[in-house]
This is a predicted structure of a 1481-nucleotide RNA (small-subunit ribosomal RNA) from Chlamydomonas moewusii. It matches the Rfam family "Bacterial small subunit ribosomal RNA".

RNA sequence: ACCUAUGAUGAGUUUGAUCCUGGCUCAGGAUGAACGCUGGCGGCAUGCUUAACACAUGCAAGUCGAACGGACUGACAGGCAACUGUUAGUUUAGUGGCGGACGGGUGCGUAACGCGUAAGAAUCAACAUUCUGGUGGGGGAUAAUAACGGGAAACUGUUGGUAAUACCGCAUAAAACUGAGGAGUUAAACAAUGAAAGUUGGCCAGGAAACGAGCUUGCGUCUGAUUAGCUAGUUGGUAAGGUAAAGGCUUACCAAGGCCACGAUCAGUAGCUGGUCUGAGAGGAUGAUCAGCCACACUGGAACUGAGACACGGUCCAGACUCCUACGGGAGGCAGCAGUGAGGAAUUUUUCGCAAUGGGCGCAAGCCUGACGAAGCAAUGCCGCGUGAGGGAAGAAGGGCCGUGGCUCGUAAACCUCUUUUUUCAGAGAAGAAUAAAUGACGGUAUCUGAAGAAUAAGCUCCGGCUAACUAUGUGCCAGCAGCCGCGGUAAUACAUAGGGAGCAAGCGUUAUCCGGAAUGAUUGGGCGUAAAGCGUCUGUAGGUGGUUGAAAAAGUCGACUGUCAAAUCCCAAGGCUCAACCUUGGUCCGGCAGUCGAGUACUUUUUAACUUGAGUGUGGUAGAGGUAGAGGGAAUCCCUAGCGUAACAGUGAAAUGUGUAGAUUUUAGGGAGAACACCAGCGGCGAAGGCGCUCUACUGGGCCAAGACUGACACUGAGAGACGAAAGCUAAGGGAGCGAAUAGGAUUAGAUACCCUAGUAGUCUUAGCUGUAAACGAUGGAAACUAAGUGCUGCCGAAUGCAGUGCUGUAGCUAACGCGUUAAGUUUCCCGCCUGGGGAGUAUGCUCGCAAGAGUGAAACUCAAAGGAAUUGACGGGGGCCCGCACAAUCAGUGGAUUAUGUGGUUUAAUUCGAUGCAACGCGAAGAACCUUACCAGGGUUUGACAUGCUCAAAAAGACUCAGAAAUGGGUAAGUGCCAGAAAUGGAAUUGAGACACAGGUGGUGCAUGGCUGUCGUCAGCUCGUGCGUUGACGUGUAUGGUUAAGUCCUGCAACGAGCGCAACCCUCGUCCACAGUUAAAUUCUCUGUGGAUACUGCCGGUGCAAACUGGAGGAAGGUGAGGAUGACGUCAAGUCAGCAUGCCCCUUACACCCUGGGCGACACACGUAAUACAAUGGUUGGGACAAUCAGUAGCUUAGCUGCGAAGUUUGGCAAAUCUGAGAAACUCAACCUCAGUUCGGAUUGCAGGCUGCAACUCGCCUGCAUGAAGUCGGAAUUGAUAGUAAUCGCCAAUCAGCCAUGUGGCGGUGAAUACGUUCCCGGGCCUUGUACAAACCGCCCGUCACACCAAGAAAGAUUGUAGUCGGCAAAAUCCUUAGCUUAACCGAAAGGAGGGCGGGGCUUACCCUAUUACCAUUGAUCAUGGUGAAGUCGUAACAAGGUAGGGGUUCUGGAAGGAGUCCCUGGAUCACCUCCUUC
Repeated sequence: ACCUAUGAUGAGUUUGAUCCUGGCUCAGGAUGAACGCUGGCGGCAUGCUUAACACAUGCAAGUCGAACGGACUGACAGGCAACUGUUAGUUUAGUGGCGGACGGGUGCGUAACGCGUAAGAAUCAACAUUCUGGUGGGGGAUAAUAACGGGAAACUGUUGGUAAUACCGCAUAAAACUGAGGAGUUAAACAAUGAAAGUUGGCCAGGAAACGAGCUUGCGUCUGAUUAGCUAGUUGGUAAGGUAAAGGCUUACCAAGGCCACGAUCAGUAGCUGGUCUGAGAGGAUGAUCAGCCACACUGGAACUGAGACACGGUCCAGACUCCUACGGGAGGCAGCAGUGAGGAAUUUUUCGCAAUGGGCGCAAGCCUGACGAAGCAAUGCCGCGUGAGGGAAGAAGGGCCGUGGCUCGUAAACCUCUUUUUUCAGAGAAGAAUAAAUGACGGUAUCUGAAGAAUAAGCUCCGGCUAACUAUGUGCCAGCAGCCGCGGUAAUACAUAGGGAGCAAGCGUUAUCCGGAAUGAUUGGGCGUAAAGCGUCUGUAGGUGGUUGAAAAAGUCGACUGUCAAAUCCCAAGGCUCAACCUUGGUCCGGCAGUCGAGUACUUUUUAACUUGAGUGUGGUAGAGGUAGAGGGAAUCCCUAGCGUAACAGUGAAAUGUGUAGAUUUUAGGGAGAACACCAGCGGCGAAGGCGCUCUACUGGGCCAAGACUGACACUGAGAGACGAAAGCUAAGGGAGCGAAUAGGAUUAGAUACCCUAGUAGUCUUAGCUGUAAACGAUGGAAACUAAGUGCUGCCGAAUGCAGUGCUGUAGCUAACGCGUUAAGUUUCCCGCCUGGGGAGUAUGCUCGCAAGAGUGAAACUCAAAGGAAUUGACGGGGGCCCGCACAAUCAGUGGAUUAUGUGGUUUAAUUCGAUGCAACGCGAAGAACCUUACCAGGGUUUGACAUGCUCAAAAAGACUCAGAAAUGGGUAAGUGCCAGAAAUGGAAUUGAGACACAGGUGGUGCAUGGCUGUCGUCAGCUCGUGCGUUGACGUGUAUGGUUAAGUCCUGCAACGAGCGCAACCCUCGUCCACAGUUAAAUUCUCUGUGGAUACUGCCGGUGCAAACUGGAGGAAGGUGAGGAUGACGUCAAGUCAGCAUGCCCCUUACACCCUGGGCGACACACGUAAUACAAUGGUUGGGACAAUCAGUAGCUUAGCUGCGAAGUUUGGCAAAUCUGAGAAACUCAACCUCAGUUCGGAUUGCAGGCUGCAACUCGCCUGCAUGAAGUCGGAAUUGAUAGUAAUCGCCAAUCAGCCAUGUGGCGGUGAAUACGUUCCCGGGCCUUGUACAAACCGCCCGUCACACCAAGAAAGAUUGUAGUCGGCAAAAUCCUUAGCUUAACCGAAAGGAGGGCGGGGCUUACCCUAUUACCAUUGAUCAUGGUGAAGUCGUAACAAGGUAGGGGUUCUGGAAGGAGUCCCUGGAUCACCUCCUUC
């Protein structure tokens, strides 16, 4: 250590927002890794994961002379010599022994007793250890070699001759083996040394134990059932053979067994383990390096030798490949170490050494050893160290940013002082060596000492969120980024670059893979009403689970001990390298298996004995559309016959097709046919479900109740299996009234393969079979127990505080919520079924079933980051309710037709400047375009500029005249200096000119970068907040209900109580009265003007009402906000405006700036809007007469007089205005004419002549006079305004303005109506409620065909490869068996001969190969059909709202397509009404 906790994190992404379900993605760790950028040192490790692909070259297994002969060399002895003998050494060869079965490599095969673990019995065993007993005596060969041959070579033949620890008999046999026993059988080798004794090493037989090996068994060991049956030596027995050994291991005979749903067989994949990675753990993944086992050695087969092999560096055969060849024939096997080629994203040196450790041989010395020890290469990994330390602000230079002040890189650098790990050089120098001595590859290495000098040494990634870290520039949906969400369309913290920052660091990122997070396969630790998920229902086999009480057993359970789970690893402790990594030593738990002993009967189990409450049987009752068959009945419909009777009937939104004068429909009577059974009828009943409804009869199933007789756990569930199973559909035979897919016709429509209508076939009905599916639903499997109440109905004769069923409300509890709630979706137990993101798809394929239709089972590729549930707030609805508005209705007058004016579009143009575009642009910006304005065009000019500030120099400035020119502009002339300070010199201010630079300037762009302002919904009644309360939450409540109001106005009431912005009121004008003051000749009651007050509040009365309030009335000038105005909540429309102004950014700078002249904004085939004038008699013309109110006026209004037909002119006067002037109001009224016409209507257009303004009326002004006299006779579809002093009508004034294109706009007064039943409908709005697949919010969303592009998979006549078998054929090598042939040393035999052996032959088995055939995997294939994806294709509009025919499920028919129709079913249908039940009063 253990005993006895050290251990557990989340985030992003579905939505307008929320909660949940659910997938995708990220943060962590790891690797034999690879790639990109970079790279100082050391230590320790690791290094072909792919082609068990092919291999050049070298090495990796030899050794022993103390087994043996020979050969060679040397020495010695003998000999004249040849030579002989002895001895020593070597031996590349040979005989012989031992070892080449270890060590080393690889992971092809193998799903297996292969491996792991725990056991077992019928075994072997070389070398090594130990014990016992032996080691006697003989024999015949043979290699080497010599000679002669063959062959290219490899190799090999014949003859002669030789040794042994090679080989063979004999003897001996303690022991061993065989046998019941007598008895029988089986051995051996010598060598070295020594003078010898002996010693040492061997040899033989046997025993023991060990190491090792073989065999058997229990348990464990991947995926697939779209693999369900497999097996013939197969399973067992007997006998024999065989093996070291049990055994069908083999053979003969006999029996018919054996395995399998607890998954056989088959197919795919894979060496197994200790361990390794991860994880809190349980687990999951993995099986490099190290270690154990297995398998393999070019591919397939086979045996030999041996203790051990069916043998990596042995043999034989076959095959493929490579090489040599004289073409006859031969040789080879790196998955040993290096190395080469190839493959691949990718993996090292053809190194040193046997010094250490280990192995083989040897008595030993020793030899061999690519095992091993080392070095080399590689940041491949882990660990450690360094790249300096201290001081140093002028906060240097430089870079970046900037609000221009500064900030930042930054004490960072420079500079000063110091140190030397590292680096370089020099010197010394190990341990590892075990010894008495010798022996070190590494290696002059580690280490130590000295010297030199900050010297030799920092990168990589990231900075939108997750996730630590931000600015600038460039780019402009481009280029690009991206792990997910996503970023980029001119202000990008997301791209690229830079500065700065963050993180890690000799590494940093990326990619790939595994675990984790993921409770996302859930044993620990999930679910199935609506999110994915309960089989359509029942019966029941195997299996699982099981009531109460005893007794016994002790299998599970619990405890102790023993054995084992190799070592290494992990963990703990200690130690050694300076530390660490690394290494060494020691130690342990948990857990597994096996055994022994025990505990105790609690529980489960087994056996046994009982029990009655579960279950069942029996008895007596009882309700019922339960089922099957038969018989009967009436209403309705249709048809037929007959009578009556006449012109229609039928049908629809409206019609038509259809029926009918050949007599329909109608009506009366009679007859016939088929199908279905009104009312009763009911969240009433029965049934397992599907389902069941007239009456009666027969047969028959189940339930419930009462009493408590009997059996005694007999029970629950239920994989497979079986039975039943709506409608549609199929087969055969009937039947056929009505209804009615298909079909035909008529309508509707853009079309209408539909909805509607007229017909109508299958079908619907019966019988006998098949099919086997539904929204087969309570979207809720079955059984048992427990857990508040209240209430309705049904059954048990009545009753019951009972039992059984069927509904509603509801507590606790549960649920994501909705909701469920004793009929659970609550709390528990048991069993079964099912789910694991969306789409692809319930599709393909295979199989089973079916007559078919089809049903059951049931994928993958590919693609998306969501799909989905419940609830919330809005918005919307061809949903509902309530209410309001000149919204409709009622009424009046219009517009749309004409001419003109004006604005817009379009077109045109050098330019026709720009903006505004449904309501909410279009007589709008513009309250006034001839020049100017003016922004546009053409031409002529200027460049610090027409305008501002700063600097220098000069000059007073302004003004006048003249010349050129279209003008701008340029030239010239005369004239002549002011203000302030100061005595003066001079200075200052202002102005002008010249110069250079900062800058000016821009009606250039962006209103989608903005401020401000404005429009609109809408003067609609709404919009919110604080606290509290409710909800997990979005959010709700308040602000709902009932009344009332113009109003969220007020009242009532309420888990709300209050408050704010809006409403109202306060403000202005008008109306009535009062007071005061008052000018313009005087006066003044009124009037008027001004100022200040008063008045109206539902205050009073009647009625209704709880109240608020409503209604009627009185009084009053005015009555219920008295009339009008100003006043515009939170917000919506990226609404409008950069051209009113302001302003960010971008753009132009001799021009996109500025000046000038002329032109244009005024064009003109046409279209639209807004107005004016008309079309006439309610009128026009002429002449008399009457009555206003705003308002304006000195560069002005202009009187009066005179002139002119007139516009106007002229002279004169008044007024800075209650004084003067504009200024005459007009409609009206009186009189006259016109008399219904294109006119005495209408006035356009045009001609002539004038007037006015103004530098200037040509383009392009207004006015006057005379003349001219167009269209137009009340306006199609459609459409606008208005509710009282309003509409209509009549004139007057003003702003802008020289003048005016004004018929516009804003005001003023005169005259002065009609109508409103009412809220069904159109439009807009408010509140409540409901549905929703919408949230860019219905101008929403969204479905399918077709066309195009790309991708993936399917079918397909076939074609091709591979794998695995099967029936046959041929049959190598080889074991075994056999053998009339040939041959033969040892033994027997006197010999002949025999025994035995060898060669050859034959037989069984059999590899490769061949023919045929089967199954499976894969590749490919004209063509066919489907699916997915793809900003702006075509056709429709199926779904979401009642989606405009409610939708959907099953099935059948049908259509370009979504789809439509029939039939049965569901609500996951809106709306309205009724019934039932419940809650509250």